[in-house]
RNA sequence: GGUCCGGUAACUCAGUGGUUAGAGUGCCAAUCUUAUAAGUUGGAAGUCGAAGGUUCGAGUCCUUCCCGGACCA
Numbered sequence: 001g002g003u004c005c006g007g008u009a010a011c012u013c014a015g016u017g018g019u020u021a022g023a024g025u026g027c028c029a030a031u032c033u034u035a036u037a038a039g040u041u042g043g044a045a046g047u048c049g050a051a052g053g054u055u056c057g058a059g060u061c062c063u064u065c066c067c068g069g070a071c072c073a
Base pairs, nucleotide, nucleotide: 001072002071003070004069005068006067007066010025011024012023013022018056027043028042029041030040031039049065050064051063052062053061
């Protein structure tokens, strides 16, 4: 330099162009317990890597760029 894959919550990851973007773990509170842990209930946490484009509508499609990985040279 070329080809391909990936980037979504603190972490690991889902998410057919269509109502408000979700789960598990973690965090906070309540409950339970003599207490802690476990359990139960609730809650907070997101510029969907960036910028444009297409569309009535984009996390999803297209273009360019950035970051990480694999392969080729």
This is a predicted structure of a 73-nucleotide RNA (transfer RNA) from a Candidatus Omnitrophota bacterium. The coordinates come from a structure-prediction model, not an experiment, and the mean pLDDT is 81. It matches the Rfam family "tRNA". It is annotated as a transfer RNA. The sequence is in RNAcentral, with records from ENA.